[in-house]
Formats: sequence, structure tokens, C1' cells
RNA sequence: GGGAUCGCAUGCGGGAGAGACGGUUCGCCGUCGCCGAAGGAGCAACCGCCCCGGAAACUCUCAGGCCCAAGGACCGCUGCGACGUG
Repeated sequence: GGGAUCGCAUGCGGGAGAGACGGUUCGCCGUCGCCGAAGGAGCAACCGCCCCGGAAACUCUCAGGCCCAAGGACCGCUGCGACGUG
């Protein structure tokens, strides 16, 4: 100094799915139905330093969501830090 990896950021961009009826002071509420990509939980492929531990986009829907908005796993970019290599 460059690349990779990891973490962070009130950063930026992209970002899905699922409703109808009734009521309404228009904020929402009730009934039934539905969705999975915050979070949570379960099994387990797989992984590791293999005693043990870490574990999903799979599964369940407690939570959350089903006009918009907000949120949003994940991906890309930027910045900072760590790590380690030449």
C1' cells in the first nucleotide's frame, strides 16, 4: 500500500409475500382468513478447535405483517476499525 474476511454505521441504493366484511372519533377496532425476509423457537443439512460447540433462505407462526407509510432477511457501494498476507 492493495486484496480477501469479520464487525460497526441514526450511511446510501435495491428489496418480496399475504384480505374480506362490518364499525369508525379516520388514530384505529372487531370477526374470520392469510403471509414470512425484523426478532423468537424447532429439526437438521453442513461446519469447526470435533469433549463439545456453531448452525439455514427449511419448519412453526409466539411476536411481527396483509392500501400507503414505516419496518424488512439478503445483496451492492461507501466510511471506520480489527485481522492477517505479500
Predicted 3D model of an 86-nucleotide RNA (Glycine riboswitch aptamer) from a Hyphomicrobiales bacterium. The sequence was found by an Rfam model in a public genome assembly. The model forms 91% of the base pairs in the Rfam consensus. The organism belongs to Hyphomicrobiales, within Bacteria.